RNAcentral holds the full RNA, with entries from ENA, Greengenes and SILVA. The part of an RNA shown here (small-subunit ribosomal RNA, 5' domain) has 529 nucleotides and comes from an uncultured bacterium.
[in-house]
Context: one part of a larger RNA
RNA sequence: GAUGAACGCUAGCUACAGGCUUAACACAUGCAAGUCGAGGGGUAGCAUGUUGGUUGCUUGCAACCGAUGAUGACGACCGGCGCACGGGUGAGUAACGCGUACCCAACUUGGCUUAUACUUAGGGAUAACCCGUUGAAAGACGGCCUAAUACCUAAUGGUUUAUAAUAGUUGCAUGACUUUUAUAAUAAAGAUUUAUCGGUAUAAGAUAGGGAUGCGUCUGAUUAGUUAGUUGGUGAGGUAACGGCUCACCAAGGCAUCGAUCAGUAGGGGUUCUGAGAGGAAGGUCCCCCACAUUGGAACUGACACACGGUCCAAACUCCUACAGGAGGCAGCAGUGAGGAAUAUUGGUCAAUGGACGUAAGUCUGAACCAUCCCAGUAGCGUGCAGGAUGACGGCCCUAUGGGUUGUAAACUGCUUUUAUGUGAGAAUAAAGUUAACUACGUGUAGUUAUUUGCAUGUAUCACAUGAAUAAGGACCGGCUAAUUCCGUGCCAGCAGCCGCGGUAAUACAGAAGGUCCAGGCGUUAUCC
Numbered sequence: 001g002a003u004g005a006a007c008g009c010u011a012g013c014u015a016c017a018g019g020c021u022u023a024a025c026a027c028a029u030g031c032a033a034g035u036c037g038a039g040g041g042g043u044a045g046c047a048u049g050u051u052g053g054u055u056g057c058u059u060g061c062a063a064c065c066g067a068u069g070a071u072g073a074c075g076a077c078c079g080g081c082g083c084a085c086g087g088g089u090g091a092g093u094a095a096c097g098c099g100u101a102c103c104c105a106a107c108u109u110g111g112c113u114u115a116u117a118c119u120u121a122g123g124g125a126u127a128a129c130c131c132g133u134u135g136a137a138a139g140a141c142g143g144c145c146u147a148a149u150a151c152c153u154a155a156u157g158g159u160u161u162a163u164a165a166u167a168g169u170u171g172c173a174u175g176a177c178u179u180u181u182a183u184a185a186u187a188a189a190g191a192u193u194u195a196u197c198g199g200u201a202u203a204a205g206a207u208a209g210g211g212a213u214g215c216g217u218c219u220g221a222u223u224a225g226u227u228a229g230u231u232g233g234u235g236a237g238g239u240a241a242c243g244g245c246u247c248a249c250c251a252a253g254g255c256a257u258c259g260a261u262c263a264g265u266a267g268g269g270g271u272u273c274u275g276a277g278a279g280g281a282a283g284g285u286c287c288c289c290c291a292c293a294u295u296g297g298a299a300c301u302g303a304c305a306c307a308c309g310g311u312c313c314a315a316a317c318u319c320c321u322a323c324a325g326g327a328g329g330c331a332g333c334a335g336u337g338a339g340g341a342a343u344a345u346u347g348g349u350c351a352a353u354g355g356a357c358g359u360a361a362g363u364c365u366g367a368a369c370c371a372u373c374c375c376a377g378u379a380g381c382g383u384g385c386a387g388g389a390u391g392a393c394g395g396c397c398c399u400a401u402g403g404g405u406u407g408u409a410a411a412c413u414g415c416u417u418u419u420a421u422g423u424g425a426g427a428a429u430a431a432a433g434u435u436a437a438c439u440a441c442g443u444g445u446a447g448u449u450a451u452u453u454g455c456a457u458g459u460a461u462c463a464c465a466u467g468a469a470u471a472a473g474g475a476c477c478g479g480c481u482a483a484u485u486c487c488g489u490g491c492c493a494g495c496a497g498c499c500g501c502g503g504u505a506a507u508a509c510a511g512a513a514g515g516u517c518c519a520g521g522c523g524u525u526a527u528c529c
Base pairs, nucleotide, nucleotide: 001528002527003526005525006524007523008522009521012381013380014379015378016377018374019373020339025337026336027335029334030333031332034081035080036079039078040077042074043073046072047071048070049068050067051066052065053064054063055062056061088292089291090290097217098216099215100214101213103211104210107209108208112205113204114203115202116201117200118199119198120154121153122152123151130143131142132141133140134139160185161184162183163182164181165180167178168177169176170175190197191196192195218264219263220262225255226254227253230252231251232250233249234248235247236246237245267289268288269287270286271282272281273280274279294315295314296313297312298311317328318327319326320325345371347370348369349368353367354365355364356363357362384415385414386413387412394406395405396404397403398402420466421465422464423463424462425461429456433452435450436449437448438447439446440445441444473518474517475516476515477514478499479498480497484513485512486511488509494501495500
C1' cells in the first nucleotide's frame, strides 16, 4: 500500500460499487418455463345470445331454475415449438481442462437469410369423453367411440444417397471438385379474415457446436521405474466424423532423470494487488471457457442433453401409510436450522433491456430493472463564517501577594443557510410498438396526424420560509515516530511491535491538564506484496 474481511470505541448526509471466504451441510413455505384455439376433437368453469318454465309486476323488463358449443373464450386432453437458453455453484479435474497458434480433403448445425423446385392420392389407429374393475393413497388396468399440422402406405421427384462405368481440373498425402450414362432408394400439411402464415426437397450463407495437433500451465525423488487395449499393424463394427473408440487376429512395442509413474494441492484465463521495474502473490464482484446439480450408474427424446426445477436403476437421508406400498431433491430468488469471528428482504414491476411461444393483441419470465438492510469499500458535502482582550470565570502548571497556559477559544456583535425542518412546484428514463384515419411508391414498406403504455415516484431536482439552528470522534505523546508536564503507585498494579519501562522524584504503568496525527471515522487482529 491492499482486502468479499472480523473485533473495539464512535457515527450527520448523498452518489456509485459490494455483501456465506466456513458445511458441494440439511431444508418448512411461496415463487423461478411456458406458450399457441390462425393445428385438432371438444366444453369442466365464467360470460353473451337463443329458448322453456316460475316469481315480481311498471305488460315488457328484472331475478331465479333448466336446455343449447350458437358466440367470446377455455380447465383437462391430442399436437407443435420451447424446456440443452437464461440463473446457481467450484465438489471433481494437473487434463488438449484452460490460454495461444494452427488444421478438419475426417464432421454436424433447429430457428434465421438467399436461390430453385414441389405441396398428389389414400389408409388404419389413439387420447380426451363415456362405461366398468382395482387401490388407504400415489395411481393402475379393461371395454366402446372419435379428430388432427399425430402416425402409416403409395405416387412424382432432383445439383440428394448407394453401386458400376465415363471424360476433365486440381491438391503436401489419403484424395477433392466437375461432366455424362445406367440401376436402385428416399418428400410433403394444412389453417383462415383469400393474401397471408405454414409444409417438403436440394444448394449456399450466417450462427452454434464436435474433433486433431505444436507450445505454455503448482509442489514433492524421504515417489525411479511404469504400461496388456498397453504401443503399432490388418480387417470388421460403431460414430455426425477421425481414432484401440470397441472387437478378432498378428507383431512387441509405448513412456521415463529434458522427471514417466505415484502422492499432495488446485477449476483455467481476461484480470486484481504490490513493485521504479524485473518479479512475487491472488483468481471475490464483471466477462470468456470448463465441470457439476443429494451420491453412483444408464440410456430415451431431440438440431443440440446422456438433461439443476425430465425418465429408469441402485445407495444414503427425510416425509406419508390402512404396513401391501408410495413421495422428495434450493450449488435458482427470498427464507429456515446448523457450522462460524463473519455476510442482507419469505419486497415491487414486467415500465425499460433481453428471452420463450404466438400472424398479432398478448401471456410467461426471482433473467433483468427497481426498492429494503449493512461504516463493508471508494468519492463528494457538512458539523459554520467574520469581528471580538478586562487576554473574563473555571481547570492545569510554576521560582506562587505575581505570572504562564487552555485562548479569539468563550461570552458578546454582525453575516450566511450547504445540510435540517416545513410549504409549494416537479422531470428525464418512451424509443418503438398497439389501435384508427390519410398520403406516397405500388401490396407491404415508408411517412403524417390522432390515440395509448412509467414499477421505481410525487422520487431526483428546483423555489420559498425558519433559525447557528440538527451533526466529532479515535489513537498516540521513552527511541524507532510527529507530540510533555503534574499527581498516584513503588519490580506491586501494570505496559510492550522491537529495544525495553516499573524496586519512592516513572516524559514508558493509572488518572488529569496540555499537545501530536488522522478524521465520519480511528485503532487492533489476520493475510499478500